[in-house]
RNA sequence: CUUAUCAAGAGUGGUUGAGGGACAGGCCUUAUGACACCACAGCAACCUGCUUUAAAGCAAGGUGCUAAAUCCUGCGGUAUGAUUUAACCGAGUGAUGAG
Numbered sequence: 001c002u003u004a005u006c007a008a009g010a011g012u013g014g015u016u017g018a019g020g021g022a023c024a025g026g027c028c029u030u031a032u033g034a035c036a037c038c039a040c041a042g043c044a045a046c047c048u049g050c051u052u053u054a055a056a057g058c059a060a061g062g063u064g065c066u067a068a069a070u071c072c073u074g075c076g077g078u079a080u081g082a083u084u085u086a087a088c089c090g091a092g093u094g095a096u097g098a099g
Base pairs, nucleotide, nucleotide: 001099002098003097004096005095006094011040012039013038014037015036019029020028021027023074024073025072026071041066042065043064046062047061048059049058050057051056075090076089077088078087
C1' cells in the first nucleotide's frame, strides 16, 4: 500500500502499584488494584492441516482476542434558513488477519 472483518464470543491467579479505554470531547472504568508483564485457562476461526467436486464440516499448528458496538460522537448524506434532540446509511479513524 491492497484486501477482508469489526452490535456475537471468552478470565482466573501471581508480580507491580496509578492510571486506562488509539486521538479530541463525552461517558465509563480503576486501591473491592488500573496499565504492563508472567503462568494457566478460555473464545474465535483470518492463515494452516484433514475430509470433500464444490458447498460444508472437523481440528487447533501460526496470529489475534478475553468491560462497555471500533464504548459513543467527530465527516458527509437521508435533510429544507437557523438551533436542538433522536434514528438510519455511508465515509473517515483505529484494530486484527492475509498478501

Model confidence (mean pLDDT): 83 of 100. A computed fold for a 99-nucleotide RNA from uncultured Eubacterium sp., annotated as SAM riboswitch aptamer (S box leader). The organism belongs to Eubacterium, within Bacteria.